[in-house]
Molecule: THF (Tetrahydrofolate) riboswitch aptamer
Organism: bovine gut metagenome
């Protein structure tokens, strides 16, 4: 001076859940991890509570298919930590 590396994010694949309504998203309370270390929030997660909410269809019908969820997880790919110190050139 330069440069790795976090949570997480977007997109695609793959497998599931839910459509008898969970889940996702909103709102307030709490409480957690969060590049190596320290620390931290306007970001992420859980918990409680509260409002508000759907796309179902078809068959040979305990089941299968085809859809629908701003729907879970994993994975790959881009993007991806203000502040101190620290690591590497």
């Nucleotide at each position: 001076c330069a440069g790795a590396g976090u949570a997480g994010g977007a997109c695609a694949a793959g497998c599931g859940c839910g459509u008898u309504a969970a889940g996702u998203g909103c709102c307030g309370g709490c409480g957690g991890a969060u590049g190596g270390g320290a620390g931290g929030u306007c970001g992420c997660c859980g918990c409680c509570g509260g409002a508000c909410g759907a796309a179902g269809g078809g068959c040979u019908c305990a089941g299968c298919c085809c859809g629908c969820g701003g729907u879970g997880c994993u994975u790959g790919u881009c993007c991806g930590c203000a502040u101190c110190c620290g690591c590497u050139g």